Annotation: RNAcentral holds the full RNA, with entries from SILVA. The part of an RNA shown here (small-subunit ribosomal RNA, 5' domain) has 543 nucleotides and comes from a metagenome. The coordinates come from a structure-prediction model, not an experiment, and the mean pLDDT is 84. Rfam family: Bacterial small subunit ribosomal RNA. Rfam links the family to the GO terms structural constituent of ribosome and ribosome.
Context: one part of a larger RNA
RNA sequence: GAUUGAACGCUGGCGGUAUGCUUAACACAUGCAAGUCGAACGGCAGCACGUUGCUUCUUUUCGGAGAAGUAAUGGUGGCGAGUGGCGGACGGGUGAGUAACGCGUAGGAAUCUACCCUAAAGUGGGGGAUAACCCGGGGAAACUCGGGCUAAUACCGCAUAAUCUCUACGGAGCAAAGCUGGGGACCAGAGUUUACUUUGGCCUGGCGCUAUAGGAUGAACCUGCGUCGGAUUAGCUAGUUGGUGGGGUAAUGGCCUACCAAGGUACGAUCCGUAGCUGGUCUGAGAGGAUGAUCAGCCACACUGGGACUGAGACACGGCCCAGACUCCUACGGGAGGCAGCAGUGGGGAAUAUUGGACAAUGGGCGCAAGCCUGAUCCAGCAAUACCGCGUGUGUGAAGAAGGCCUUCGGGUUGUAAAGCACUUUCAGUAGCUAAGAAAUACUCAAAAUUAAUACUUUUGGGAGUUGACGUAAACUACAGAAGAAGCACCGGCUAACUCUGUGCCAGCAGCCGCGGUAAUACAGAGGGUGCAAGCGUUAAUC
Repeated sequence: GAUUGAACGCUGGCGGUAUGCUUAACACAUGCAAGUCGAACGGCAGCACGUUGCUUCUUUUCGGAGAAGUAAUGGUGGCGAGUGGCGGACGGGUGAGUAACGCGUAGGAAUCUACCCUAAAGUGGGGGAUAACCCGGGGAAACUCGGGCUAAUACCGCAUAAUCUCUACGGAGCAAAGCUGGGGACCAGAGUUUACUUUGGCCUGGCGCUAUAGGAUGAACCUGCGUCGGAUUAGCUAGUUGGUGGGGUAAUGGCCUACCAAGGUACGAUCCGUAGCUGGUCUGAGAGGAUGAUCAGCCACACUGGGACUGAGACACGGCCCAGACUCCUACGGGAGGCAGCAGUGGGGAAUAUUGGACAAUGGGCGCAAGCCUGAUCCAGCAAUACCGCGUGUGUGAAGAAGGCCUUCGGGUUGUAAAGCACUUUCAGUAGCUAAGAAAUACUCAAAAUUAAUACUUUUGGGAGUUGACGUAAACUACAGAAGAAGCACCGGCUAACUCUGUGCCAGCAGCCGCGGUAAUACAGAGGGUGCAAGCGUUAAUC
């Protein structure tokens, strides 16, 4: 000199853009952070509607009509709880552990991959249960037990099946689920008012389901090289190093096991300490040194330790089981919990923010869709924490005013500074006006594809309309008035900037040299000056 996720002192007008627990991976009150699908299913607790019955009232052309109340009814919209599907393995947090194929880079072969894309097949026929519900029991609660009824895209056989699997090459084995939109004839069942309604067959579209092959994406594995300090750590190792057979895995492999051999390491094993790694960031002319906040990639972790289950994927932050510590409830028998998600609290600390708004945009989950959920995200709030920009006026103005300070008492200086005069109105304030962030989905029209079809559906093009948290926003316009807006450090040398007074080796200063013991440019105050400026200085840290 440059830099910082900074802190402290004094001071503080505005805006934009970023950033904000570096310490206790310390403990956590409260709320929210992962749901969704009724176009898989049985149902109907609640809400709304319809239908039917009854009662009352009004009206009446005496058929009835209307209103209110009440009861029944899943009939309709929809839907609490439940079965089932998909998602809770993403997104978000933290850096404790880890010196390791963990990371970086370059390669490799023995693998799996839900949803998605492509291709070409299949989607037949049966069965037994079980939640919900009802009845009964236990328990303070959490919850749980028994009996009975019922459904499915839940579960299980059968059939069929190869380019799948196994094979002794003869053969053997393995699957599925339906839901929904539309439809002119024809057929069947049911209901009645006998010519209508409804359901199904049948045709057709969409979404699914099963098996296979390929792709895409994601993941697992192996290897070369690189990756902190200590030898005042020299021995460590027995599944240890290699081989064969077997097991296990999605897959290679001492991954595991039996047998055999005796290996591996000074090219630094083992041990100790420290540490997430990288793209990057800071500094430097570079080489290098330091560092790894925010953002991005990878890894690891989720109260501590261990374990598996489910699943395409986890050994799973807001899942399960066991043990432990801690906290809470308890009827003492037993239960509940896990903020290193977003806010927030206590604690620690020099130190780090709101228990905010919205799903409008981007993205994610589910859903045909409408939509629902989303503390991801987008915004707002707080903080001079950083960077950048703007302002605190402009011009004129010598009687060089008053006051202050100095003085050789003549004057000098503060100083065009102020006052005065003439202007301007950025920003802040008040009022008004109005972009962009919004493109769509769904709706509707046309064409094409599909089809028996001018239904439906899909694609393309057109149309009209809806959707904004921010937002009392940005930008723009108007209004008034210099009006509301300057400090901090330093002035002995290094180092830009000097005098007076006080003090008298005292009080004090100090980064180094050093100042202070009666005329201190070095202490303290004042006047003046210098440097930066909404900041300035100090401290800490790196180059």